[in-house]
RNA sequence: GCGUUCCUCACUGGAGAGAGGCGGACCUCUGAGUCCGUCCACCGAAGGGGCAAGCUUCUGGCGAUACGCCGGGUGCCAAUCUCUCAGGUAAAGCGGACAGCGAGGGCAUA
Numbered sequence: 001g002c003g004u005u006c007c008u009c010a011c012u013g014g015a016g017a018g019a020g021g022c023g024g025a026c027c028u029c030u031g032a033g034u035c036c037g038u039c040c041a042c043c044g045a046a047g048g049g050g051c052a053a054g055c056u057u058c059u060g061g062c063g064a065u066a067c068g069c070c071g072g073g074u075g076c077c078a079a080u081c082u083c084u085c086a087g088g089u090a091a092a093g094c095g096g097a098c099a100g101c102g103a104g105g106g107c108a109u110a
Stems, first nucleotide, its partner, number of pairs: 004110001006105004011100003018040001020039007027031001041089003047085001048083003054076002057073006
């Protein structure tokens, strides 16, 4: 200096799970309607929490051709794992981890 990771924007694709029960309100719509509350059942892919090996450090024992081996504690530590707080559960719409194409940023503590 540049590319990736990373950040932003735009486009494209993108799963799962009750058209649940009860009560109230609203409506020209009388409806498998909309909104609010509540109860139970479920989903995991906004976000969030938790954890492994490993690394760091402290400590006990063994060892002394040693800076190694075994055990325990602190800290760091991943996810599409897990929790289900939040969010979500007909279609449509919205959202959606993640992926692809493009443009821009950026070069550090990775």
Glycine riboswitch aptamer from Roseateles asaccharophilus, 110 nucleotides, folded computationally.
Its mean pLDDT, the model's own confidence on a scale to 100, is 79.
NCBI's taxonomy places the organism under Bacteria, Pseudomonadota, Burkholderiales, Sphaerotilaceae, Roseateles.
Its Rfam family is "Glycine riboswitch aptamer". Rfam describes the family as follows. This family represents the bacterial glycine riboswitch. Glycine riboswitches usually consist of two metabolite-binding aptamers domains with similar structures in tandem.